[in-house]
RNA sequence: UCGGGUGUGGCCAAGCGGUAAGGCAGUGGACUUUGGAUCCACGAUCCCAGGUUCGAAUCCUGGCACCCGAG
Numbered sequence: 001u002c003g004g005g006u007g008u009g010g011c012c013a014a015g016c017g018g019u020a021a022g023g024c025a026g027u028g029g030a031c032u033u034u035g036g037a038u039c040c041a042c043g044a045u046c047c048c049a050g051g052u053u054c055g056a057a058u059c060c061u062g063g064c065a066c067c068c069g070a071g
Stems, first nucleotide, its partner, number of pairs: 001070007010024003018054001026042005047063005
């Protein structure tokens, strides 16, 4: 330099145009003599900037970061 892949809460991870699942951790509460366990509740402008669309995490363009391959 060229090609491909990935980027979603603190961490892991679903989603394939129509109010962003789930798990772990965290915080508050219930229960308990205390702790633990268990149960309930709470949080994400989806890497950035534009575009298309009634509507974008999702499609398009340009960047950035990381991974793989080629030279």
Overview: Transfer RNA from a Ktedonobacteraceae bacterium, 71 nucleotides, folded computationally. Its Rfam family is "tRNA". Rfam's curators write: Transfer RNA (tRNA) molecules are approximately 80 nucleotides in length. Rfam classes the family as a transfer RNA.